The part of an RNA shown here (small-subunit ribosomal RNA, 5' domain) has 525 nucleotides and comes from Pseudomonas sp. P13.
NCBI's taxonomy places the organism under Bacteria, Pseudomonadota, Pseudomonadales, Pseudomonadaceae, Pseudomonas.
The coordinates come from a structure-prediction model, not an experiment, and the mean pLDDT is 83.
Rfam family: Bacterial small subunit ribosomal RNA. The literature on the family includes a 2001 paper in Science by Yusupov et al., "Crystal structure of the ribosome at 5.5 A resolution".
Context: one part of a larger RNA
RNA sequence: GAUUGAACGCUGGCGGCAGGCCUAACACAUGCAAGUCGAGCGGUAGAGAGGUGCUUGCACCUCUUGAGAGCGGCGGACGGGUGAGUAAAGCCUAGGAAUCUGCCUGGUAGUGGGGGAUAACGCUCGGAAACGGACGCUAAUACCGCAUACGUCCUACGGGAGAAAGCAGGGGACCUUCGGGCCUUGCGCUAUCAGAUGAGCCUAGGUCGCAUUAGCUAGUUGGUGAGGUAACGGCUCACCAAGGCAACGAUGCGUAGCCGACCUGAGAGGGUGAUCGGCCACACUGGGACUGAGACACGGCCCAGACUCCUACGGGAGGCAGCAGUAGGGAAUCUUCCGCAAUGGACGAAAGUCUGACGGAGCAACGCCGCGUGAGUGAUGAAGGCUUUCGGGUCGUAAAACUCUGUUGUUAGGGAAGAACAAGUGCUAGUUGAAUAAGCUGGCACCUUGACGGUACCUAACCAGAAAGCCACGGCUAACUACGUGCCAGCAGCCGCGGUAAUACGUAGGUGGCAAGCGUUAUCC
Numbered sequence: 001g002a003u004u005g006a007a008c009g010c011u012g013g014c015g016g017c018a019g020g021c022c023u024a025a026c027a028c029a030u031g032c033a034a035g036u037c038g039a040g041c042g043g044u045a046g047a048g049a050g051g052u053g054c055u056u057g058c059a060c061c062u063c064u065u066g067a068g069a070g071c072g073g074c075g076g077a078c079g080g081g082u083g084a085g086u087a088a089a090g091c092c093u094a095g096g097a098a099u100c101u102g103c104c105u106g107g108u109a110g111u112g113g114g115g116g117a118u119a120a121c122g123c124u125c126g127g128a129a130a131c132g133g134a135c136g137c138u139a140a141u142a143c144c145g146c147a148u149a150c151g152u153c154c155u156a157c158g159g160g161a162g163a164a165a166g167c168a169g170g171g172g173a174c175c176u177u178c179g180g181g182c183c184u185u186g187c188g189c190u191a192u193c194a195g196a197u198g199a200g201c202c203u204a205g206g207u208c209g210c211a212u213u214a215g216c217u218a219g220u221u222g223g224u225g226a227g228g229u230a231a232c233g234g235c236u237c238a239c240c241a242a243g244g245c246a247a248c249g250a251u252g253c254g255u256a257g258c259c260g261a262c263c264u265g266a267g268a269g270g271g272u273g274a275u276c277g278g279c280c281a282c283a284c285u286g287g288g289a290c291u292g293a294g295a296c297a298c299g300g301c302c303c304a305g306a307c308u309c310c311u312a313c314g315g316g317a318g319g320c321a322g323c324a325g326u327a328g329g330g331a332a333u334c335u336u337c338c339g340c341a342a343u344g345g346a347c348g349a350a351a352g353u354c355u356g357a358c359g360g361a362g363c364a365a366c367g368c369c370g371c372g373u374g375a376g377u378g379a380u381g382a383a384g385g386c387u388u389u390c391g392g393g394u395c396g397u398a399a400a401a402c403u404c405u406g407u408u409g410u411u412a413g414g415g416a417a418g419a420a421c422a423a424g425u426g427c428u429a430g431u432u433g434a435a436u437a438a439g440c441u442g443g444c445a446c447c448u449u450g451a452c453g454g455u456a457c458c459u460a461a462c463c464a465g466a467a468a469g470c471c472a473c474g475g476c477u478a479a480c481u482a483c484g485u486g487c488c489a490g491c492a493g494c495c496g497c498g499g500u501a502a503u504a505c506g507u508a509g510g511u512g513g514c515a516a517g518c519g520u521u522a523u524c525c
Base pairs, nucleotide, nucleotide: 001525004522006521007520008519009518010517013371014370015369016368017367020363021329027326028325030324031323032322035074036073037072040071041070046065047064048063049062050061051060052059053058054057081282082281083280090207091206092205093204094203095202096201099199100198104195105194106193107192108191109190110189111188112146114144115143121136122135124133125132126131152161153160154159166187167186168185169184170183171182174181175180208254209253210252215245216244217243220242221241222240223239224238225237226236227235257279258278259277260276261272262271263270264269284305285304286303287302288301307318308317309316310315335361337360338359339358343357344355345354346353347352374404375403376402377401384395385394386393387392408466409462410461411460412459413458414457418452424446425445426444427443428442429441430440431439432438469514470513471512472511473510474495475494476493480509481508482507483506484505490497491496
């Protein structure tokens, strides 16, 4: 000199952009952060309209709308947080073969015919609660056989094994128990082959300090066989052999998430790993599996432990390292805000619902950048301060005064872009189709959607009115005099100042530097 996720002291007008618990991976009140689908299913509470019975205010039926709960599907493995652990099972770079992959894309072949349950519900019992147990009824894209098998799998090559589910829209003949069958379109479902994406595994090289850590190792190193896994493998087991690593640093101890990057530097290098992006690990602590395409699963389950809470003392409930917020720790780090309008995600045919992801606003000069605090004229060099050799000098064109401007500010008026959609209605091209039904893929028009926000921005009016401080002035180092003090009080980064003329302490005037900041401390180059 440059840097910072900074803090502290004094001071503080505005805007844009960015960042904001580095400490206790300490404990957490409260609210929200993952749901969705009635076009998978049975079945409704309630509301509105109409009708029937009649006991005139109740029961039943039809239509429309329709909450909550339940079965079922998909998603809760993404998104969001943190860096405790980890020196290698991680990360980075370059390769590899023995693998899986929901949704998505392309291809091929199917989607036939049956069965038994169960929740909800009803009734009943137990319990303070959490919740649980009998009995009875019912549905499905829930569950299970049978049939079929182009691919697929197994095989002793003879053969053997294995699947599925329906729902919605429309309709000319034909049939009908008037529900529909049947045809067709769309979405699904099953098997399989490829792709894409994602994931698992292996190898090599690189990846902090200590040798005042020198030996380490028994599933240890290899083989055979078996088991296990999606898959290779001591991954596991039985048997056999006695190997394997290490001064090119094994083992141990300490420290630490890694990288793209960031800071510095001419570079080489050194330091760092906040924000943003990639990978990894973790989710109160330790362990375990279940489900699933995917987890050994932050807002899932089980066990143990610590802690907190409820209890009728028998037993139960919980996990902010999600967003806000609280206590505590600390030099120190924000609102219990608005919205799904945009982007993205989950579900859904769609409308849409959900989304503390995200988009925004709020707080604090924490940082970077920009703007302002006025401009011009103005000498009697006013008053006043300081100083003086008492002549003067200086603050100083500085002020006053006059003439302007209105950035910002205040008030008033206008007022965005960010919106592309989707759905609906009408027209239209292609395509499937028996079809001038209908659907699908497109195009055009109309209609309609903004949290921020009456914000940005624009226009007008008004007043120089409301807006400058901080540090330094002995040398390094730009900037000096007076008074006070008298080795005292004090200063100090280093050298050093102060003991009666202190440019070094304190105050004042002046000057220098930077400026909405300035200085100090810490930090790295």